[in-house]
């Protein structure tokens, strides 16, 4: 510094779901659990998706709007194990 990441090492993360937090809610934390994850490591930057405490509009209801949330939805940008040449 290139490429791979498999039948190698070495180890890593951890979905539903369930039990407790917290949150307006979406989701988030912690234990259990293991569907999958070669970045399933980090970042909301661009594009999606979800939620609406609140505002604003129209009116028993609904409709827009993130400044809130998802990087395990894509795309970017950092960084990192290991084989091998």
């Nucleotide at each position: 510094u290139g490429u791979g990441g498999a039948c190698a090492a070495a180890g890593g993360c951890a979905a539903a779901c369930c039990c407790g937090g917290u949150g307006a809610a979406a989701g988030c934390c912690g234990g259990g659990g293991g569907c999958g994850c070669a970045a399933a490591g980090c970042u909301a930057u661009g594009g999606g998706u979800c939620u609406u405490c609140c505002a604003c509009c129209c009116u028993a209801g609904g409709g827009u709007g993130a400044u809130g949330a998802u990087c395990g939805c894509c795309a970017g940008g950092c960084c990192g194990c290991u084989g091998c040449a």